[in-house]
RNA sequence: GGCAGGGUAGCUCAACUGGUUAGAGCACCAGUAUCAUAUACUGGGGGUUGCGAGUUCGAGUCUCGCCCCUGCUA
Numbered sequence: 001g002g003c004a005g006g007g008u009a010g011c012u013c014a015a016c017u018g019g020u021u022a023g024a025g026c027a028c029c030a031g032u033a034u035c036a037u038a039u040a041c042u043g044g045g046g047g048u049u050g051c052g053a054g055u056u057c058g059a060g061u062c063u064c065g066c067c068c069c070u071g072c073u074a
Base pairs, nucleotide, nucleotide: 001073002072003071004070005069006068007067010026011025012024013023019057028044029043030042031041032040050066051065052064053063054062
């Protein structure tokens, strides 16, 4: 250089064939219970969906360019 896969919350990952408000687990914060801790239960905060542009009534999803990661290949 070429090909393939991937980038979404602090971490690991969902989100079907484009559709109405982007979710789950863990973590974090608060509360209940306990002398206290852990565990458990309840509630809460946290997102420019890598960046930019395009298509569309509507984009995490489709198209194009760029950046980054992984694998294969020369």